This is a predicted structure of a 476-nucleotide part of an RNA (small-subunit ribosomal RNA, 5' domain) from Pinus albicaulis. The RNAcentral record of the full RNA draws on SILVA. It matches the Rfam family "Bacterial small subunit ribosomal RNA". Lineage of the source: Eukaryota > Tracheophyta > Acrogymnospermae > Pinidae > Pinus subgen. Strobus. Model confidence (mean pLDDT): 81 of 100.
Context: one part of a larger RNA
RNA sequence: GGAUGAACACUGGCGGCAUGCUUAACACAUGCAAGUCGGACAAGAAGUGGUGUUUCUAGUCACGGACAGGUGAGUAACGCGUAAGAACCUACCCUUGGGAGGGGAAGAAUAGCUGGAAACGGUUGCUAAUACCCCAUAGGAUGAGGAGAAAAAGGAGGAAUCCGCCCUAGGAGGGGCUUGCGUCUUAUUAGUUAGUUGGUGAGGUAAUGGCCUACCAAGGCGAUGAUCAGUAGCUAGUCUAAGAGGAUGAUCAGCCACACUCGGAUUGAGACAUGACCCAAACUCCUACUGGAGCCAGCAGUGGGGAAUUUUCUGCAAUGGGAAAAAGCAUGAUGGAGCAAUGUCGCGUGAAGGCAUAAGGCCCAUGGUUCAUGAACUUAUUUUCUCGGAGAAGAAAAAUGACAGUAUCUGAGGAAUAAGCAUCGGCUAACUCUGUGCUAGCAGCCGCGGUAAGACAGAGGAUGCAAGCGUUAUCC
Numbered sequence: 001g002g003a004u005g006a007a008c009a010c011u012g013g014c015g016g017c018a019u020g021c022u023u024a025a026c027a028c029a030u031g032c033a034a035g036u037c038g039g040a041c042a043a044g045a046a047g048u049g050g051u052g053u054u055u056c057u058a059g060u061c062a063c064g065g066a067c068a069g070g071u072g073a074g075u076a077a078c079g080c081g082u083a084a085g086a087a088c089c090u091a092c093c094c095u096u097g098g099g100a101g102g103g104g105a106a107g108a109a110u111a112g113c114u115g116g117a118a119a120c121g122g123u124u125g126c127u128a129a130u131a132c133c134c135c136a137u138a139g140g141a142u143g144a145g146g147a148g149a150a151a152a153a154g155g156a157g158g159a160a161u162c163c164g165c166c167c168u169a170g171g172a173g174g175g176g177c178u179u180g181c182g183u184c185u186u187a188u189u190a191g192u193u194a195g196u197u198g199g200u201g202a203g204g205u206a207a208u209g210g211c212c213u214a215c216c217a218a219g220g221c222g223a224u225g226a227u228c229a230g231u232a233g234c235u236a237g238u239c240u241a242a243g244a245g246g247a248u249g250a251u252c253a254g255c256c257a258c259a260c261u262c263g264g265a266u267u268g269a270g271a272c273a274u275g276a277c278c279c280a281a282a283c284u285c286c287u288a289c290u291g292g293a294g295c296c297a298g299c300a301g302u303g304g305g306g307a308a309u310u311u312u313c314u315g316c317a318a319u320g321g322g323a324a325a326a327a328g329c330a331u332g333a334u335g336g337a338g339c340a341a342u343g344u345c346g347c348g349u350g351a352a353g354g355c356a357u358a359a360g361g362c363c364c365a366u367g368g369u370u371c372a373u374g375a376a377c378u379u380a381u382u383u384u385c386u387c388g389g390a391g392a393a394g395a396a397a398a399a400u401g402a403c404a405g406u407a408u409c410u411g412a413g414g415a416a417u418a419a420g421c422a423u424c425g426g427c428u429a430a431c432u433c434u435g436u437g438c439u440a441g442c443a444g445c446c447g448c449g450g451u452a453a454g455a456c457a458g459a460g461g462a463u464g465c466a467a468g469c470g471u472u473a474u475c476c
Base pairs, nucleotide, nucleotide: 001476002475003474004473006472007471008470010468013347014346015345016344017343018342019340020339021305026303027302028301030300031299032298035063036062040060041059043057044056045055046054070258071257072256079183080182081181082180083179084178085177088175089174090173093171094170095169097167098166099165101135102134103133104132111124112123113122114121115120154163155162156161184230185229191221192220193219196218197217198216199215200214201213203211233255234254235253237248238247239246240245261280263278264277283294284293285292286291311337313336314335315334319333320331322329351379352378353377360371361370363368385413386412387411388410389409390408394403420465421464422463423462424461425446426445427444431460432459433458434457435456441448442447
């Protein structure tokens, strides 16, 4: 000198765009953050004088809750980065070729009875389905020995047809696995390893593999630093530097890991699953003391910690994803507004003229100098500001705009509403007076102060930057 997710002191006019718990992965009141489908299904209710049309939904079923959003605790690892590989899977989407014949049993909801303080149940009886099961059907697969073995579903419509269902082979996108190389510090850590290293058989997986197991062999790694210990999410990037490097990993994007702590599986194309389940432990709450409920590292918000970090706002209008044939639905993703000089960029706080060089301050050799064209005064203007008027784009063929009566345009008014902070001995741009008298104090380094201090304090003046400025912390 540059930089920062900064903080603090003093000060503070406006706008655009960004950014905003770096500390306690500490504990959390309250609300919301994942639903959708009646065009799969029985049943009930509303409505109607009644039927029909219509509307609603606790339950069964289906798809989605494995995405999106948060955090960085753990991890020195095939975790990440890069370049390759072979023994794999893939719902929805696209493409290819086929298929959907016949039958059956049950359960929920509803209705009885009933347990419990509650959470939540138990039992009897009835019923439907795109829920479940059986039979049939194969130019297929395994395989050489006898044989064993599969699937399907309908719905809407007057119909055409549309949406679905089952099998098969490809694709796209996604994922799992393996390997080469790279990836912090310490030797005041030198030896380490027993499923450990390899083989065979059996098991397991979507798949390879000590992944697991029985037996056999005795290997494997290591001064090119194993093992132990410490620290740490990694990267594209960011800051700095002429570069080589050094430091760093907030926001944004990719990958990984985690969801109060430890462990486990279920379902499923996909999880060992943040707003699913089970066991255990800690904590908080409810309780009739028998037993239950919960888990903000989602968005707001509270307490606590801290030098320090925002609203319990608004809308699904746009973009995106979910379910749905669609209309419509939900979406704290997201779009926006609010708060904060936290950063960055832009604008303003006036402009031109103006001498008796006004009063006043400071200095003074008492002549004057300087603040200083500065003020007053004169002239014109209105970026901003205040009050009115008009008023978007973003929206797609129609309808649909939170932002927002915002941006922008325009009329009126009046210089009106708007300057500070640090420094002035040298480094380093900028000097005098008064006070103090090794005191009070200053200070980044050198140093200054003991009676004329350009270094302390005040004043006048000056210099630098400017809605900021200075200090502190950290990096180059």